[in-house]
RNA sequence: GCAGAGGGCCGGAUGGCCGCGGGGCAACCCGAGGAAAGUCCGGACUCCACAAGGCAACGGUGCCGGGUAACGCCCGGCCGGGGCAACCCGAGGGAAAGCGCCACAGAGAACAGACCGCCACCGCGCUCAGGUCGGGGAACCGAUACCUGCGGGGGUAAGGGUGAAACGGUGGGGUAAGAGCCCACCGCGCCGCUGGCAACAGCGGUGGCACGGCAAGCCCCACCGGGAGCAAUGCCAAAUAGGGAUCGCGUGCGGGUCAACCCGCAGGGGCGCCUUGCCCCGAGCAGAUCCGGGUUGGCAGCUUGAGGCCACGCGGCAACGCGUGGUCCAGAUGAAUGGUCAUCGGUCCCGGGGAAACCCGGGGUUACAGAAUCCGGCUUACACGCCCUCUGCGCAU
Numbered sequence: 001g002c003a004g005a006g007g008g009c010c011g012g013a014u015g016g017c018c019g020c021g022g023g024g025c026a027a028c029c030c031g032a033g034g035a036a037a038g039u040c041c042g043g044a045c046u047c048c049a050c051a052a053g054g055c056a057a058c059g060g061u062g063c064c065g066g067g068u069a070a071c072g073c074c075c076g077g078c079c080g081g082g083g084c085a086a087c088c089c090g091a092g093g094g095a096a097a098g099c100g101c102c103a104c105a106g107a108g109a110a111c112a113g114a115c116c117g118c119c120a121c122c123g124c125g126c127u128c129a130g131g132u133c134g135g136g137g138a139a140c141c142g143a144u145a146c147c148u149g150c151g152g153g154g155g156u157a158a159g160g161g162u163g164a165a166a167c168g169g170u171g172g173g174g175u176a177a178g179a180g181c182c183c184a185c186c187g188c189g190c191c192g193c194u195g196g197c198a199a200c201a202g203c204g205g206u207g208g209c210a211c212g213g214c215a216a217g218c219c220c221c222a223c224c225g226g227g228a229g230c231a232a233u234g235c236c237a238a239a240u241a242g243g244g245a246u247c248g249c250g251u252g253c254g255g256g257u258c259a260a261c262c263c264g265c266a267g268g269g270g271c272g273c274c275u276u277g278c279c280c281c282g283a284g285c286a287g288a289u290c291c292g293g294g295u296u297g298g299c300a301g302c303u304u305g306a307g308g309c310c311a312c313g314c315g316g317c318a319a320c321g322c323g324u325g326g327u328c329c330a331g332a333u334g335a336a337u338g339g340u341c342a343u344c345g346g347u348c349c350c351g352g353g354g355a356a357a358c359c360c361g362g363g364g365u366u367a368c369a370g371a372a373u374c375c376g377g378c379u380u381a382c383a384c385g386c387c388c389u390c391u392g393c394g395c396a397u
Stems, first nucleotide, its partner, number of pairs: 001393009012344007020031004033368001037379002040377005045229004050277006058225005063077005078092001079090004093220002098218002100214003115160002117156003121152004129148002131144005168186006187209001188207008233300004243291005252265005267281004307329001308327008345366009
């Protein structure tokens, strides 16, 4: 200097005029984001007569260790893949529990298989054949299975072909030709040792050892999960029709006190199922289903938090945790945080001056995008510019 990788910051500035929302007696103070977005995860909080335990269904996660309120997130590792590398990616448990799929091509796609080819054996005499030998000028005639060739059955799965993938790989020996048939190394299975919390890695021994892939096909295993959601929910005011229909088995026993009423048992109802509790009910019931009507107003929830930001210290590789000090940092409700003017800044292009730095003039551009209960994440969008670290290549000293 060029190319690349990882991380962080910024998200224009100033002034004048006009206009907003919250707090406050006032002076005055505060007032959109790194993603506020997507609504994909996890929670806090609120409500639901249902709660605890167990089971089922459904859904989610899926190597190991750590962090966190928690997570499908983050950090650090292991293994696999990509890349020269820095780094990036992984829907990372199980294929011998079972079912299923691997199109087409190909001989054959999981206890497979012979198309081409290779090998030995037998046969074939011009098979509209060749070579060789003999006769002959030639055409042609005769011989010959020795060679090529053709046919038959046999052996083979090393070589070639098909395919995304072919029933281990490379080399050697052996064989008629071949094959883990045998051997060495690699791979794989089993056993042991060492290191590590572990995932796993390394080493040694042993066995010729085969039954591939897909689970981001169903499935099996381990772990986790109640449902709705601030339009949750609560209060006030007001209004209507304390509306209508259907279902609702059983309507019992005992006690207090004859009855009303109260208590208990049986019974009915409340969860997808069961057990234990608890709650509701007494036929004009609880409860279930359907139809219809009123309310569209105000207040709270509402922003003090598993807080954020700034500075410093300790522990930890890190994520993060602990401590000290400072600072209250938006709460709207058809929805505030803005509009306008001027100057400047960044950046790109053009022209002029200049050795260069730079100066002058003109033009363009200045991103993605707006809180709505709150918080922790992930994902997506993002103009210009700045900073740090690392990798590769080249050059100079």

A computed fold for a 397-nucleotide RNA from Thiosulfatihalobacter marinus, annotated as Bacterial RNase P class A. It was read from a public genome assembly, where an Rfam model found it. The prediction has a mean pLDDT of 77. Rfam family: Bacterial RNase P class A. The family's RNA type in Rfam is ribozyme.